Predicted 3D model of RNase P RNA and transfer RNA as a complex of 490 nucleotides. Rfam match: Bacterial RNase P class A. From the family's description: Ribonuclease P (RNase P) is a ubiquitous endoribonuclease, found in archaea, bacteria and eukarya as well as chloroplasts and mitochondria. Its best characterised activity is the generation of mature 5'-ends of tRNAs by cleaving the 5'-leader elements of precursor-tRNAs.

RNA sequence: AAAGUUUGACAGACAAUCGCUCGCGGCUUCGGACCGCGGGAGGAAAGUCCGGGCUCCGCAGGGCAGGGUGCUGGAUAACGUCCAGUCGGCGCGAGCCGAAGGAAAGUGCCACAGAAACGGACCGCCGAUGGCCGCCUUCCGGCGGCACAGGCAAGGGUGGAACCGUGGUGUAAGAGACCACGAGGAACACUGGCGACUUUGUUCCUGGUAAACCCCACCCGGAGCAAGACCAAAAAGGAACGCAGCGGCCCGUGCGGCCGCGACCCUGGCCCGGGGUGCGUUCGGGUUGGUCGCUAGAGCCGUCCAGUAAUGGCCGGCCCAGAAAGAUGAUUGUCGCUUCCAUACGUGGGAGGGCGGCACCCGCCGUCCGCGAUACCACCGGAAGAACAGAACCCGGCUUAUGGCAAACUUUCCGG
RNA sequence: GCGGGUGUAGUUCAAUGGUAGAACGCCAGCUUCCCAAGCUUGAGACGUGGGUUCGAUUCCCAUCACCCGCUCCA
Numbered sequence: 001a002a003a004g005u006u007u008g009a010c011a012g013a014c015a016a017u018c019g020c021u022c023g024c025g026g027c028u029u030c031g032g033a034c035c036g037c038g039g040g041a042g043g044a045a046a047g048u049c050c051g052g053g054c055u056c057c058g059c060a061g062g063g064c065a066g067g068g069u070g071c072u073g074g075a076u077a078a079c080g081u082c083c084a085g086u087c088g089g090c091g092c093g094a095g096c097c098g099a100a101g102g103a104a105a106g107u108g109c110c111a112c113a114g115a116a117a118c119g120g121a122c123c124g125c126c127g128a129u130g131g132c133c134g135c136c137u138u139c140c141g142g143c144g145g146c147a148c149a150g151g152c153a154a155g156g157g158u159g160g161a162a163c164c165g166u167g168g169u170g171u172a173a174g175a176g177a178c179c180a181c182g183a184g185g186a187a188c189a190c191u192g193g194c195g196a197c198u199u200u201g202u203u204c205c206u207g208g209u210a211a212a213c214c215c216c217a218c219c220c221g222g223a224g225c226a227a228g229a230c231c232a233a234a235a236a237g238g239a240a241c242g243c244a245g246c247g248g249c250c251c252g253u254g255c256g257g258c259c260g261c262g263a264c265c266c267u268g269g270c271c272c273g274g275g276g277u278g279c280g281u282u283c284g285g286g287u288u289g290g291u292c293g294c295u296a297g298a299g300c301c302g303u304c305c306a307g308u309a310a311u312g313g314c315c316g317g318c319c320c321a322g323a324a325a326g327a328u329g330a331u332u333g334u335c336g337c338u339u340c341c342a343u344a345c346g347u348g349g350g351a352g353g354g355c356g357g358c359a360c361c362c363g364c365c366g367u368c369c370g371c372g373a374u375a376c377c378a379c380c381g382g383a384a385g386a387a388c389a390g391a392a393c394c395c396g397g398c399u400u401a402u403g404g405c406a407a408a409c410u411u412u413c414c415g416g
Numbered sequence: 417g418c419g420g421g422u423g424u425a426g427u428u429c430a431a432u433g434g435u436a437g438a439a440c441g442c443c444a445g446c447u448u449c450c451c452a453a454g455c456u457u458g459a460g461a462c463g464u465g466g467g468u469u470c471g472a473u474u475c476c477c478a479u480c481a482c483c484c485g486c487u488c489c490a
Base pairs, nucleotide, nucleotide: 001412002411003410004409005408006407007406008405010403012335013334014333015332016331017330018329020040021039022038023037024036025035026034042388046399047398049397050396051395052394053393054224055223056222057221061272062271063270064269066220067219068218069217070216071085072084073083074082075081086100087098088097089096090095101215102214106213107212108209109208110207122156123155124152125151126150129149130148131146132145133144134143135142136141164182165181166180167179168178169177183206184205185204186203187202188201189200192197228292229291230290231289238283239282240281241280242279243278245261246260247259248258249257250256251254263277264276265275266274285489286488299318300317301316302315304313305312306311337385338384339383340382341381346379347378348377349376352369353368354367355366356365357364358363362415417486418485419484420483421482422481423480426440427439428438429437434470442458444456445455446454463479464478465477466476467475
């Protein structure tokens, strides 16, 4: 210098003028006016992907179904997040990534090709056993051939993947059938570790797929601030269709009212338990106001302590947006940052500097400028640029978008 | 603000994880004096980026775009 990796902090500052919004105080014609003071977006406020607080619902219960998570230990209000580790993979490396339980519970699937994708034989190998044929025969049998039955899976070839691989023994031919070595896995014992795991040994086993069904372990009630509470106002307690029935009582005898069961409803479904009431769909009617919820909180800053860390604790200090067509802005100036250009004059430093070549440890040569106002360097000057993006109940995360900066580290190169 | 859904040819829709199809439309040819209709042929797509898998439109994750619904009262 180039290419990277990780971590951290920041997201221009100040002033003036003109505006917006909230709170407090004053003034007041009681108004949302006016005056003064104070507060006023983010690291992602975004996506709404997880988790919690809060509120209502059956008070949150049991079972089924459904959904989610998935190495270990810890942190936390909780998490799919974070920290530390284990194992596996990627990278030369700094480092990074991992839905990382179970395929030895069961089921399914593995297109095309291929004999065969988990129970199979196309080419091929064999002739042990049976069969057939020929020859010999002492009539027991022997030899040769065929490949009909049969045995085999070594080799060929297919495929992403071929029944664990290599070598040997063995056999008619062969095969984990047996042996040696090796790969992977499971169980058990042992060493170390809280644990995942790991060292060593023994025994057993050998296709893949669970982001296929499933099994195992753990977790999950639902809806969401348009939740919800209160005040005020208005209106037709309406109509149509559908579902659902029986019994009793009352009178005003009606398409009536009340009670019980049934039925239905009770914020995705079913059952139990509990509560309520005719229920559902559609079309209509009224309102489009106000107050609260609403921002003091798992809050921010600082010292110290515990812990490898995430994080937690003690003490002290601080108050930091709350709108409802939706405020948080605009202009100008100065300074700061980055890049480029220029470098006449001035200020400071300054005796060397720029270009080219030879050389291989350490310098040499050529050429141009300079040797002191003059080369060269810095300041001074000018121009341009400054990203992603805007709270809406509140927090903790993740993901995505995005600008430059700093520190540490890695790899490579360089006459340094 | 909150909740839900969908992305496949120009349009409307299909498709068990195994060569992405159909209808209408478009291009070309035939037919006709010309057009329409008809017949024959052709081109044309899984929103984007990763992951799982031998293999992804399909399964998973992220992202982008579009669509729908949601006040209160009787």